Background:
A computed fold for a 92-nucleotide RNA, annotated as TPP riboswitch aptamer (THI element). Its Rfam family is "TPP riboswitch aptamer (THI element)". Gene Ontology term of the family: thiamine pyrophosphate binding. The model forms 95% of the base pairs in the Rfam consensus.
RNA sequence: CGAUAUCUUUAGGGGUGCCCACCGGGCUGAGAUUAUACCCUUUGAACCUGAACAGGAUUAUACCUGCGGAGGGACAAAGAUUAGCUUUUAUC
Numbered sequence: 001c002g003a004u005a006u007c008u009u010u011a012g013g014g015g016u017g018c019c020c021a022c023c024g025g026g027c028u029g030a031g032a033u034u035a036u037a038c039c040c041u042u043u044g045a046a047c048c049u050g051a052a053c054a055g056g057a058u059u060a061u062a063c064c065u066g067c068g069g070a071g072g073g074a075c076a077a078a079g080a081u082u083a084g085c086u087u088u089u090a091u092c
Base pairs, nucleotide, nucleotide: 001084005081006080007079008078009077010076011041012040013039014038017027018026019025020024047072048071049070053066054065055064056063
């Protein structure tokens, strides 16, 4: 000096499905409707459209893969720490 790594604060964006004997339980997931949680903010697959999509599984479901070198999407800010890089001095 300092990251496309980590953390904090502020601002903004987003989703909340399927099944069952149902007000409870189970499945996947970071998150399944308010948690003041979780995720994402262009280095953008957070999320939306395509989509009542296609293939494979499952009790069932965006459950997995494709679609996707498709199109949109909040055009963020500050601080701290560190990996690392450069220079100088001392010693060997």